A computed fold for an 81-nucleotide RNA from a Chloroflexota bacterium, annotated as transfer RNA. Its mean pLDDT, the model's own confidence on a scale to 100, is 81. It was read from a public genome assembly. The source organism's lineage runs through Bacteria, Bacillati and Chloroflexota. It matches the Rfam family "tRNA". About the family: Transfer RNA (tRNA) molecules are approximately 80 nucleotides in length.

[in-house]
RNA sequence: GCCGGGGUGGCGGAACGGUAGACGCACGGGACUUAAAAUCCCGGGACUUCGGUCGUAUGGGUUCGAAUCCCAUCCCCGGUA
Numbered sequence: 001g002c003c004g005g006g007g008u009g010g011c012g013g014a015a016c017g018g019u020a021g022a023c024g025c026a027c028g029g030g031a032c033u034u035a036a037a038a039u040c041c042c043g044g045g046a047c048u049u050c051g052g053u054c055g056u057a058u059g060g061g062u063u064c065g066a067a068u069c070c071c072a073u074c075c076c077c078g079g080u081a
Stems, first nucleotide, its partner, number of pairs: 001080007010025003018064001027043005045054003057073005
């Protein structure tokens, strides 16, 4: 250089073009305990005037609607000369 796969909350990781972040973990609160561990319950992206708004590597495009399809760029992994 070329070919293929990938980039999604703090982490792992789902998601048919139609409610983004299921599920698990970290973490916070509570119950239980003499106390703790384990277990169970609730919360668990950001901002907010609490009505909402924004958010899938970055920028653009297609579409009524895009994490998903198309183009360019950046980064990671594998293959190949």